[in-house]
RNA sequence: AGAGUUUGAUUCUGGCUCAGAAUGAACGCUAGCGGCGUGCCUAAGGCAUGCAAGUCGAACGAGAAAAUUUUCUUCGGAGAAUGAGUAGAGUGGCGCACGGGUGAGUAAGACUUAGGUAAUGUACCCUUUCGCUGGGGAUAACUGAAGGAAACUUCAGCUAAUACCGAAUGCACCUUUUUAUCUGCGGAUAGAUAGGAAAAGCUUUCGAGCGCGAAAGGAUCGGCCUGAGCCCCAUUAGCUUGUUGGUAGGGUCAAAGCCUACCAAGGCGACGAUGGGUAGCUGGUCUGAGAGGAUGAUCAGCCACACUGGUACUGGAACACGGACCAGACUCCUACGGGAGGCAGCAGCUAGGAAUAUUGCGCAAUGGGGGAAACCCUGACGCAGCAACGCCGCGUGAGUGAGGAAGGUUUUCGGAUCGUAAAACUCUUUUAUAGGGGAAGAAAAAAAUGACGUUACCCUAUGAAUAAGCACCGGCUAACUCCGUGCCAGCAGCCGCGGUAAUACGGAGGGUGCAAGCGUUAUUCGGAAUCAUUGGGCGUAAAGAGAGCGUAGGCGGUUUGGUUAGUCUGAUGUGAAAGCCCACGACUCAAUCGUGGAAGUGCAUUGGAUACUGCCAGACUAGAAUGCAGGAGGGGAGAACGGAAUUCCUGGUGUAGAGGUGAAAUUCGUAGAUAUCAGGAGGAACAACGGAAGCGAAGGCGGUUCUCUGGACUGUUAUUGACGCUGAGGCUCGAAAGCGUGGGGAGCGAACGGGAUUAGAUACCCCGGUAGUCCACGCCGUAAACGAUGGACACUAGGUGUCGGAGGCUCUUGUCCUUCCGGUGCCGUAGUUAACGCGUUAAGUGUCCCGCCUGUGGAGUACGGUCGCAAGGCUAAAACAUAAAGAAAUUGACGGGGGCCCGCACAAGCGGUGGAGGAUGUGGUUUAAUUCGAGGCAACGCGAAGAACCUUACCUGGAUUUGACAUCCCGGGCUAUCCUAUGAAAGUAGGAGUUCCCUUUUGGGACCCGGUGACAGGUGCUGCAUGGCUGUCGUCAGCUCGUGUCGUGAGAUGUUGGGUUAAGUCCCGCAACGAGCGCAACCCCUGCCAUUAGUUGCCAGCAUUAAGUUGGGCACUCUAAUGGGACCGCUAGCCGAUAAGGCAGAGGAAGGUGGGGAUGACGUCAAGUCCGCAUGGUCCUUAUAUUCAGGGCUACACACGUCCUACAAUGGUCAGUACAAAGCGUCGCGAGACUGUGAAGUCAAGCUAAUCGCAUAAAACUGAUCUCAGUUCGGAUUGGAGUCUGCAACUCGACUCCAUGAAGUUGGAAUCGCUAGUAAUCGUGGAUCAGAAUGCCACGGUGAAUACGUUCCCGGGCCUUGUACACACCGCCCGUCACACCAUGGGAGUGGGCUGCAAAAGAAGUGGGU
Repeated sequence: AGAGUUUGAUUCUGGCUCAGAAUGAACGCUAGCGGCGUGCCUAAGGCAUGCAAGUCGAACGAGAAAAUUUUCUUCGGAGAAUGAGUAGAGUGGCGCACGGGUGAGUAAGACUUAGGUAAUGUACCCUUUCGCUGGGGAUAACUGAAGGAAACUUCAGCUAAUACCGAAUGCACCUUUUUAUCUGCGGAUAGAUAGGAAAAGCUUUCGAGCGCGAAAGGAUCGGCCUGAGCCCCAUUAGCUUGUUGGUAGGGUCAAAGCCUACCAAGGCGACGAUGGGUAGCUGGUCUGAGAGGAUGAUCAGCCACACUGGUACUGGAACACGGACCAGACUCCUACGGGAGGCAGCAGCUAGGAAUAUUGCGCAAUGGGGGAAACCCUGACGCAGCAACGCCGCGUGAGUGAGGAAGGUUUUCGGAUCGUAAAACUCUUUUAUAGGGGAAGAAAAAAAUGACGUUACCCUAUGAAUAAGCACCGGCUAACUCCGUGCCAGCAGCCGCGGUAAUACGGAGGGUGCAAGCGUUAUUCGGAAUCAUUGGGCGUAAAGAGAGCGUAGGCGGUUUGGUUAGUCUGAUGUGAAAGCCCACGACUCAAUCGUGGAAGUGCAUUGGAUACUGCCAGACUAGAAUGCAGGAGGGGAGAACGGAAUUCCUGGUGUAGAGGUGAAAUUCGUAGAUAUCAGGAGGAACAACGGAAGCGAAGGCGGUUCUCUGGACUGUUAUUGACGCUGAGGCUCGAAAGCGUGGGGAGCGAACGGGAUUAGAUACCCCGGUAGUCCACGCCGUAAACGAUGGACACUAGGUGUCGGAGGCUCUUGUCCUUCCGGUGCCGUAGUUAACGCGUUAAGUGUCCCGCCUGUGGAGUACGGUCGCAAGGCUAAAACAUAAAGAAAUUGACGGGGGCCCGCACAAGCGGUGGAGGAUGUGGUUUAAUUCGAGGCAACGCGAAGAACCUUACCUGGAUUUGACAUCCCGGGCUAUCCUAUGAAAGUAGGAGUUCCCUUUUGGGACCCGGUGACAGGUGCUGCAUGGCUGUCGUCAGCUCGUGUCGUGAGAUGUUGGGUUAAGUCCCGCAACGAGCGCAACCCCUGCCAUUAGUUGCCAGCAUUAAGUUGGGCACUCUAAUGGGACCGCUAGCCGAUAAGGCAGAGGAAGGUGGGGAUGACGUCAAGUCCGCAUGGUCCUUAUAUUCAGGGCUACACACGUCCUACAAUGGUCAGUACAAAGCGUCGCGAGACUGUGAAGUCAAGCUAAUCGCAUAAAACUGAUCUCAGUUCGGAUUGGAGUCUGCAACUCGACUCCAUGAAGUUGGAAUCGCUAGUAAUCGUGGAUCAGAAUGCCACGGUGAAUACGUUCCCGGGCCUUGUACACACCGCCCGUCACACCAUGGGAGUGGGCUGCAAAAGAAGUGGGU
């Protein structure tokens, strides 16, 4: 000293939470010792038992017993002495008002502090003075009698005193009257006068001591009074009749309405009376840097109380804790008549509670009471006991000891860690234990006297021996791993962890912190500047009252003098002690204790200072106001007038519609509308001018004229002389709507009716229409009443408009320039602000005053009060819930926001899908199984470039268990291969068989069999643990970085802007300058040319053949290698900015990226894949592994996707004729010949391929036929017969022939592809493959139409804007209902407490009367 938490991130506001210190604590776990402290915070609930206040025989009278000794005895007993003038009781004195306890009451009879008492008391103690003479009558105890259960009481009799009562004497005492002096007028002092008031003895060593009375003084302790301070609520605003004062009297120690009578009508209160709630106050204690805040245990001072309430008595003092009386409640005793009691004293019990101790020892010390003293009493006190409750101190050992034991944990299996830790060796003995010794505390001459105390302390002995836990380890916050668990169990102070890899749960190992303690809970302060005096705010976060006038109050211009209240300064007194702080000292140290000092910021008295503030007196003019002269204005009130328009009425003209809407309808109209003309009625509002122009305090104010009236401004500087500013309460004004009464009512128009729209439409739109809107009078008193910005004054750069007024200047009187004052706008400097913004009209810098705010919700709500006719307004909470709510700005995303642009996105076209039949995939269903995955685009002819077995992962059944496969170890040795039996096969059983390589000849290896355990194996799970790969946005033009700059920051700039491009492509501009990944280019194919090379390719010319067949040739084609070519390069072209670039043209095979391909930025979708592969974790291990046979993946009411074939004449069929490209082939392609209608078969040449083969390309073209039909279209389906592949075509292959000949006649809503060699159409090849394509991948042939354009649909890019979204619009979010739970209400009532008013009864007691 700060930290966590609102957001994707940021700054701010703001709350919540944490780290600190503390406690009379409690709870959990744990516990060795000692010292010093502390210990019912709750029930001021109730208490058994014991003790806590007695003492004095030197005030007084009386006076035992037991027991012992002894005498007598009738042996039953009686007497005497000692006990003993003792015990116990009584009279009397002093004490019992102290000490001890508690905090109920009390908000002021309290407390604190400072004063007053000339308005007062004071026993015991001290000092001084003077006295103590002489009498009297009682009474308790006791004796006797009586009553009562008891407590106790009554009667009669006896007796004493320092008990009580007269008399005498008496001062400095008291009272009456009065004089003098002094005086601060309150009194004080001195005197005179009349009256009143005392006493007690005891002891003695005879010296005296103690005691008693009166008076004065002191000391001590009180009583009373005063100033100031002293909690919360105004949702408590008025209170008071002994009340306030006076006079007289009473009363008290003493002033006083303290009490009474009479008189007056006062007194208190917004500076908070009265009422309500809570509470003992203080020194101090805790916390805090301090100011403050909280608190009032222990110790100390004061107060109050003593079962509850009341009352007095005694006394110096009480209205009395262990006294009295009365009443009440409670408990106890009782013979039922009546009595007794008061632990908030010390122990202790019970109850309550989370919770708080021994029915201890002693008067040895200190202190107190009594006594002359001895002494007695003392639960005050001194000690001990219990409790880690707190603070302090000590210990639980010290040294050496390794590449580091065992064991634990972990591991990447190498190790790491617990860890010098242990063991082991060498030491020490604090503490604990035992034994021995042994204080001070004791006190002034000596002796005696110690509860604590077998104490403290010292010595000795034994032996590391007797002694460590608790919390935490996700961040805050020091400390990390493994296992278990799987949104479960649980944790949590806040944020938050836990849904299969949890450093956050539980355990373990390790670590961190503190330590005889450690954590938790509770409470207080702190952090919190989060109530802000120190030290905050109010435009948008909570917060300026809607506006003005103005009372109290607060604040206030220049100057002179006075005063000294505030202020400053000095002194004195006080501020108890203890505590805090400092110094020194005593316990070994410390805690603790002692001595001294300082401090105590305060209060009072007093001396001084006089700048400032206040007060008094005087002066001034700069603030303020008035006067005079002007002009501006929708300022206000009233009256009158005006025209346009709407509507209505009357009449004319006129005819079928009008009106209204996105489109309509309701509606009006042939009874004549709308339209149009003329006339009339009535109400409301005042077009253009009109303007971020004007006026007003705000609300607000708009035709014209008149009357009345308020304010501001300018100029002049005459007058007053601070007259000012603000303003709690208060008063006034205050839009619209609304309310009351009475008018008025044209238009408009809540409610309401109808028509539409819609899923609905209590709306938006339309047709009507009542209140209302208007006027007068009266209420209401609120608005986003906003500049979301209170008022006043002063100061602090400018620029540019506009409104009102004034001045100046010039050869120029102007539509000029310039200056000043007042308003009203914009921009902007400094400054300020969290930012946005504000910025002389401040949100800047200052002063003064008022109002308001303190997390969000509950709530501007409830209750109460008050205002209102009502509606409602003003004032204004809490419980409870919650960790946020919020402001500004940033980046994205989104918008049925905007701008620009692109894309087969739409449009323009061509052809399809959706309807039929079939193929194929999927869903669903079915099944023993129909293995699994893929799911909008971006799953669905997808994984699968090919399921009859195999594949195969699925099902059924049969088998195996170190295994079908890998490595290691042991034993044995057959290899291989073949045969037999059995079986569906796998396999099982048996037989034959005798090998290969190396060699040191032992053996080893390959291989096989058997065994053992480590392990194998898994297409089991998790694609949300992963790698890799892939899809998609998207071949869209974007995505970023460095440095610099701007911003508090997130971020921005660059990348935006003007152009341009297919493109963040390029140019220009610019606080940016550069760079990277993307774009483009580089690569491949294709289009042109050249060069090189000519076999298997080619053939111009020569020869030759049936034939480029052969010779020959390499010019051409072609092949396949290397190059060239295109770059806006060219054009006095046009556009553009002179650029980039665009348009056009030339040339060229090709022109503006020539066409196509490969190439896919940062990222998004927890997209897809654990069943391609790899891989963490997890699960199975005679099974989820392995193997075999058969089946299934091919099922079939149905639904969807993708395709094929068609529906025909641009066609079908038949015949003939022509032209490709690219591929593939020896486990192959297979010419040719023959056979078969055919699929194909048999024989078989050639070809490892520019050589041979697949291999006839088809559409096209030519000719013929069919003639619009379910057909010579279409070919499904089915029957029969075959071919081929293959162990094997039943489930379940393809093909061929013959026969059969479904549906279908161009396809609803909807929807797909394509912009040129493209669509469409036609055939060909290949991969997979034994066989099995309508799929997929390639190839060429024929070969179109259309694009005006970017409004709309979809997707995308850039800029901008709004946002309460950020999981980002598939977002966020509001309310009802259902269910559960929580809190709080209402409720027939009922019980208790407090209290107001009224009344009845009335104890004890005091006073008075008798």
Small-subunit ribosomal RNA from an uncultured bacterium, 1410 nucleotides, folded computationally. Rfam family: Bacterial small subunit ribosomal RNA. The RNAcentral record of the sequence draws on SILVA.